[in-house]
Context: one part of a larger RNA
RNA sequence: UGACGGGGACCCGCACAAGCGGUGGAUCAUGUUCUUUAAUUCGAUGAUAAACGAAGAACCUUACCAGGGUUUGACAUCCCGAGAAUUAACCCGAAAGGGUUGAGUGCUUUAUUGAACUCGGUGACAGAUGAUGCAUGGCCGUCGUCAGCUCGUGUCGUGAGAUGUUUGGUUAAGUCCAUCAACGAGCGCAACCCUUGUGAAUAGUUGUAUUUUUCUAUUCAGACUGCCCCAGUAACGGGGAGGAAGGAGGGGAUGAUGUCAGGUCAGUAUUUCUCUUACAUCCUGGGCUAGAAACGUGAUACAAUGGCAAGUACAAUGCGCAGCGAAGCCGCGAGGUGAAGCAAAUCGCAUCAAAGCUUGUCCCAGUUCGGAUAAGAGGCUGAAACUCGCCUCUUUGAAGUCGGAAUCGCUAGUAAUCGCAAGUCAGCAAAUUGCGGUGAAUACGUUCCCGGGUCU
Numbered sequence: 001u002g003a004c005g006g007g008g009a010c011c012c013g014c015a016c017a018a019g020c021g022g023u024g025g026a027u028c029a030u031g032u033u034c035u036u037u038a039a040u041u042c043g044a045u046g047a048u049a050a051a052c053g054a055a056g057a058a059c060c061u062u063a064c065c066a067g068g069g070u071u072u073g074a075c076a077u078c079c080c081g082a083g084a085a086u087u088a089a090c091c092c093g094a095a096a097g098g099g100u101u102g103a104g105u106g107c108u109u110u111a112u113u114g115a116a117c118u119c120g121g122u123g124a125c126a127g128a129u130g131a132u133g134c135a136u137g138g139c140c141g142u143c144g145u146c147a148g149c150u151c152g153u154g155u156c157g158u159g160a161g162a163u164g165u166u167u168g169g170u171u172a173a174g175u176c177c178a179u180c181a182a183c184g185a186g187c188g189c190a191a192c193c194c195u196u197g198u199g200a201a202u203a204g205u206u207g208u209a210u211u212u213u214u215c216u217a218u219u220c221a222g223a224c225u226g227c228c229c230c231a232g233u234a235a236c237g238g239g240g241a242g243g244a245a246g247g248a249g250g251g252g253a254u255g256a257u258g259u260c261a262g263g264u265c266a267g268u269a270u271u272u273c274u275c276u277u278a279c280a281u282c283c284u285g286g287g288c289u290a291g292a293a294a295c296g297u298g299a300u301a302c303a304a305u306g307g308c309a310a311g312u313a314c315a316a317u318g319c320g321c322a323g324c325g326a327a328g329c330c331g332c333g334a335g336g337u338g339a340a341g342c343a344a345a346u347c348g349c350a351u352c353a354a355a356g357c358u359u360g361u362c363c364c365a366g367u368u369c370g371g372a373u374a375a376g377a378g379g380c381u382g383a384a385a386c387u388c389g390c391c392u393c394u395u396u397g398a399a400g401u402c403g404g405a406a407u408c409g410c411u412a413g414u415a416a417u418c419g420c421a422a423g424u425c426a427g428c429a430a431a432u433u434g435c436g437g438u439g440a441a442u443a444c445g446u447u448c449c450c451g452g453g454u455c456u
Stems, first nucleotide, its partner, number of pairs: 007456007015446002019410005026300008034291002042053002064286007073125001077124002079121005086103007107114001127275002130273002136269001138264003141260001143258001148187006154163003167178003193252004198221007224246001227240004302403001306362007318349003323342002328337003369400001374395007416438007
C1' cells in the first nucleotide's frame, strides 16, 4: 500500500422479508458422472460445467472402433516423361480400390511448343480434430452496468508512499454542490445510437369499396425540474398544474483499470515438441443412441378455475424458387392427387392461432383424470429408417391423488398461463431465438442470510 476479520459506521441489490409460481416425489425427453464396451470420439466440472461447444450423430457429419485398401499421398507449389479433355464395355470386390479392351483427337504456337486436364516417376514437400490454453494471439465467461481505476504539475514524507479521490450534503452514479494544499486532466458514469409510447408534415401501391380514419415509410416536434408551492447557502428533495408521456417514461445495444496462470491449440491463427508405408489418407460396417446406479435442465400430469363434444370470436413476429404451394377431388387420419398464383403489404405457409365465449355432458372415482408402455395396420423423407427417424389410425391403458430435508425464478404489461413463427434442416424440437393473446399478488421494512461499494 493492499487483502482479510463470527471489528465498527453508512449505503445498495428479488439479498432477506411480503407475495405468486416452480424444482426436489411420478413417467418421459435431454445433458453429465459412473459403469460397461472393439469403440461407447473430444472438450466444458462450485458460483463462472451439466437442452453447454452441438442453429438439429440413420450414411455423410465423425474426430472413435473392427475389417479391407493407398503411400509425393484426399489437398497446394515446383521438376521430368507420356497422353488432349472426355467417354463406353467387361472381370475381381461389400465398397474403396485393382486389372483389361475400345471410342475420341479439340484450343493455341515461331509447328519445337504453350494453356487447361489426366496418368506415371523423382524428391523438395504435403498432411495430423497428435501434445502443450501453465509458451501465445484473437474471442469469450465472471466479479459487474458494480462505481470505480488512474495521470500531469504542485505540496507533504529520509523513504515505500500520501494528498487530489478525504470531510458535510446529494444522486442510479467519483452524479452534482459546498468546503479543503491542492489545481487540472484521462478511462469509466451520463449523453450521443436503435426500439417503443403522443402529435404533425410529406409520400402513398400491392393495403382501405369510397372521403375521413387505420396502416406503411421518411422527416420533424415533444420532457428541460421549463412553470407554481414548500424546505434548503447550493446541489438537490417533497407536492401540484398542464400533458400521450414527469423527474433516467419503458426496453435494448454499450462492460473502465484489473481478478480468476478462468475457458478455448477441436472454429481459425500460432511457439515448441512428436508421427511421416503412419498419430497421414480412402472405403464398408459398427459406435457416439449401451445401463445396476447418482446428479442437472425441461416436457406432461396428478384433475371440476377441469376433461370431452358441438357452435363461435380476436393476433403479432416471420419465411418462401432445388421454395411456399391455393381451389377442387380421394382418404377416418397422417397424407395423396392436382396444378392456379407468387422472387411476394399482391400469391402461399395460414379458415392464420390457442387459451377465451355460448350450450350440453361427466359427478369426485385411479375416473370420460393421466397418458407411459406394448401389439397390429398404414403415411412421409431419403440409395437406405434393423441397430437408430418423424407422423397417423385402432386397441392397450403403467406410475401418478400436489411431492422430505433442501432449493430456484419473478417488482408490471412483469410473474403465471395460451398458442404462433423462425434458424438448424432431405427427414427429425419436449431445446433455442423471437412474436403476440389473457393477465395477477406483494414490498411493513433493512434485525438477520448472500453478494457488492465508501470511510475507519